[in-house]
RNA sequence: UUAUCAAGAAAGGUGGAGGGGAUGGACCCUUUGAAGCCUUAGCAACCCUUUAAUUUACAUAAAGAAGGUGCUAAAUUCUACCGUAAUUGGAUAGAUAA
Numbered sequence: 001u002u003a004u005c006a007a008g009a010a011a012g013g014u015g016g017a018g019g020g021g022a023u024g025g026a027c028c029c030u031u032u033g034a035a036g037c038c039u040u041a042g043c044a045a046c047c048c049u050u051u052a053a054u055u056u057a058c059a060u061a062a063a064g065a066a067g068g069u070g071c072u073a074a075a076u077u078c079u080a081c082c083g084u085a086a087u088u089g090g091a092u093a094g095a096u097a098a
Stems, first nucleotide, its partner, number of pairs: 001098005010040005018029003023080004041072003046068002048064005076093001081090002
């Protein structure tokens, strides 16, 4: 910089009190065991692989999941700024990928 972000997918071990990024507000999870770490399993399909078409490339479509990431409570938990009669609107911030 560009794209996506209301879909999907958890058990065990360790640990021992916090966690949901920060601030304010709300709400929620948690000693029936939080965060972190480890193992195994899974989800998805961004990169990727194959195929189709194309002179080639970009772009596109279908299938796939070996590899690189990511993810596996709740919409990025909701909200804050702008707009609307109203909201699954917009912006900002953030996350992930290239």

The prediction has a mean pLDDT of 79. Predicted 3D model of a 98-nucleotide RNA (SAM riboswitch aptamer (S box leader)) from uncultured Lutimonas sp. It matches the Rfam family "SAM riboswitch aptamer (S box leader)". Rfam describes the family as follows. The SAM riboswitch is found upstream of a number of genes which code for proteins involved in methionine or cysteine biosynthesis in Gram-positive bacteria.